[in-house]
Overview: Predicted 3D model of an 82-nucleotide RNA (c-di-GMP-I riboswitch aptamer) from a Myxococcales bacterium. Model confidence (mean pLDDT): 91 of 100. Taxonomically the source falls in Myxococcales (Bacteria, Pseudomonadati, Myxococcota, Myxococcia).
RNA sequence: CGACGACAAUGGCAAACCGCUCGUGAGGGCGGGACGCAAAGCCACGGGCCCACAGCAUGCUGUGGGCAGCCGGGUUACCGAA
Repeated sequence: CGACGACAAUGGCAAACCGCUCGUGAGGGCGGGACGCAAAGCCACGGGCCCACAGCAUGCUGUGGGCAGCCGGGUUACCGAA
C1' cells in the first nucleotide's frame, strides 16, 4: 500500500414502534427507542422497489420525486488478531 475482519480496543450509526413536525404521496427532519450494522459514512451511476401526475394497449410508457438499512458500482475513513 492492497486485501481481510476477531466474543480485541476506542468510539460511531440506529430498524420496528412512539411523540412533534414538513410533504398530495413514497418519504424526510428532530426527540425518544434499539432490530441490527465494519462503511448502516457520502454519491441515485446501473439494476430493483415505492410514490405522484399524464398517456394508453391496464400493466406498460413518459415526466418528476423517494429509498444509500435491496444489490452492484464509485468515493472517503477509525482500529489491527489471524